RNA sequence: GGGUGGUUAGCUCAGCUGGUUAGAGCGCUGGUCUCACAUACCAGAGGUCGGGGGUUCGAGUCCCUCACCGCCCA
Numbered sequence: 001g002g003g004u005g006g007u008u009a010g011c012u013c014a015g016c017u018g019g020u021u022a023g024a025g026c027g028c029u030g031g032u033c034u035c036a037c038a039u040a041c042c043a044g045a046g047g048u049c050g051g052g053g054g055u056u057c058g059a060g061u062c063c064c065u066c067a068c069c070g071c072c073c074a
Stems, first nucleotide, its partner, number of pairs: 001073007010026004019057001028044005050066005
């Protein structure tokens, strides 16, 4: 340099053929329980979906571009 996969909560990841409130597990915070801790149960917080632009009535999802991470070829 060419090709290809990925980037969504603190971490690991889902999100179907674009559709009306963006989720799970773990973690975190509070409560119940306990002398206390852990477990268990209940409740809660936490996201400009990597940046920017475009298409569309509507974009996490489609298109372009940039950045970063990985793999293949040279």

Background: Transfer RNA from a Gemmatimonadales bacterium, 74 nucleotides, folded computationally. The sequence is in RNAcentral, with records from ENA and MGnify. The coordinates come from a structure-prediction model, not an experiment, and the mean pLDDT is 81. Its Rfam family is "tRNA". The same sequence occurs in records of 6 taxa.